[in-house]
RNA sequence: AGAGCGAAAGGGCAAACCCGUCGAGAGGCGGGGACGCAAAGCUACGGGUCUGACGCCCGCACGGGCAAGAUCGCCGGGUUACCGAA
Numbered sequence: 001a002g003a004g005c006g007a008a009a010g011g012g013c014a015a016a017c018c019c020g021u022c023g024a025g026a027g028g029c030g031g032g033g034a035c036g037c038a039a040a041g042c043u044a045c046g047g048g049u050c051u052g053a054c055g056c057c058c059g060c061a062c063g064g065g066c067a068a069g070a071u072c073g074c075c076g077g078g079u080u081a082c083c084g085a086a
Stems, first nucleotide, its partner, number of pairs: 005084002012037002017032006035073001041079003045076003048071004055066004
């Protein structure tokens, strides 16, 4: 120095919920607020889950499916990173 690991120290992020706002919606953003998190930093690459207005397919209809969208605090992958005990 690197990897593994996660005591300590300095800190970091911010669930639910509330208010405002954008969106058809899932959900996002801002403020408050902390359930938790050693990557709960970033990334939609694979899977899962959710939405599905407009568009496409099936259908008499209810509706179902696809496209498309969302979720990284669902899992995995990729990538970056503070500290330094056992």
About this RNA: This is a predicted structure of an 86-nucleotide RNA (c-di-GMP-I riboswitch aptamer) from a Thermoflexaceae bacterium. It was read from a public genome assembly, where an Rfam model found it. Its mean pLDDT, the model's own confidence on a scale to 100, is 88. The organism belongs to Thermoflexaceae, within Bacteria.